SAM riboswitch aptamer (S box leader), 112 nucleotides, folded computationally. The sequence was found by an Rfam model in a public genome assembly.

RNA sequence: GCCUUAUCAAGAGCGGCGGAGGUACUGGACCUGUGAAGCCCGGCAACCUGAUCUGCAUUUUACCGAUGCGGACAAGGUGCUAAAUCCUGCGGAUAUUUCCGAAAGAUGAGGA
Numbered sequence: 001g002c003c004u005u006a007u008c009a010a011g012a013g014c015g016g017c018g019g020a021g022g023u024a025c026u027g028g029a030c031c032u033g034u035g036a037a038g039c040c041c042g043g044c045a046a047c048c049u050g051a052u053c054u055g056c057a058u059u060u061u062a063c064c065g066a067u068g069c070g071g072a073c074a075a076g077g078u079g080c081u082a083a084a085u086c087c088u089g090c091g092g093a094u095a096u097u098u099c100c101g102a103a104a105g106a107u108g109a110g111g112a
Base pairs, nucleotide, nucleotide: 002111003110004109005108006107007106008105013041015040016039017038021031022030023029025089027087028086042081043080044079047077048076049075050073052072053071054070055069056068057067058066059065085104090101091100092099093098
């Protein structure tokens, strides 16, 4: 890089280093020396793993245990930490402004 699948309108710093760029791509619209990218720390979240606690159901005469579906927690693996995935790009509906869907993209998990 490719395939499958789930999610993408919530959430997260007035910190340190750094110095000019950044928001995938197109066109916009924006952010940025009242400091961009990047790195570190902090934080958010709960996709995967998971110690512990816990609800319901099934199994049992009952308990334990096991299995299934959830909840709490947040130690490990990722991820994220301006704006809806910032909007848009293709198709449909429409009171021409909005709505719906796709594509593309991002992230996780699994796979060839």